[in-house]
RNA sequence: GCACCCGUAGCUCAACUGGAUAGAGCGCAGGCCUCCGAAGCCUGAGGUUGCAGGUUCGACCCCUGCCGGGUGCG
Numbered sequence: 001g002c003a004c005c006c007g008u009a010g011c012u013c014a015a016c017u018g019g020a021u022a023g024a025g026c027g028c029a030g031g032c033c034u035c036c037g038a039a040g041c042c043u044g045a046g047g048u049u050g051c052a053g054g055u056u057c058g059a060c061c062c063c064u065g066c067c068g069g070g071u072g073c074g
Base pairs, nucleotide, nucleotide: 001073002072003071004070005069006068007067010026011025012024013023019057028044029043030042031041032040050066051065052064053063054062
């Protein structure tokens, strides 16, 4: 340099053929329980879906450019 894959919550990951309010586990905060903790149960907060544009009535999803990471080739 070229090709392919990946980028979504603090972390690991879902989200169908483009459709309704983007979810789960862990973690975090609060509560219940307990003599106090742990465990268990309940509730909650936390997102510019890497960035900028485009297509569309509608985009995490499709298209273009860029940024970052990985793999392969040279």

A computed fold for a 74-nucleotide RNA from a Spirochaetota bacterium, annotated as transfer RNA.
It matches the Rfam family "tRNA". By type it is a transfer RNA.
The sequence is in RNAcentral, with records from ENA.
The prediction has a mean pLDDT of 80.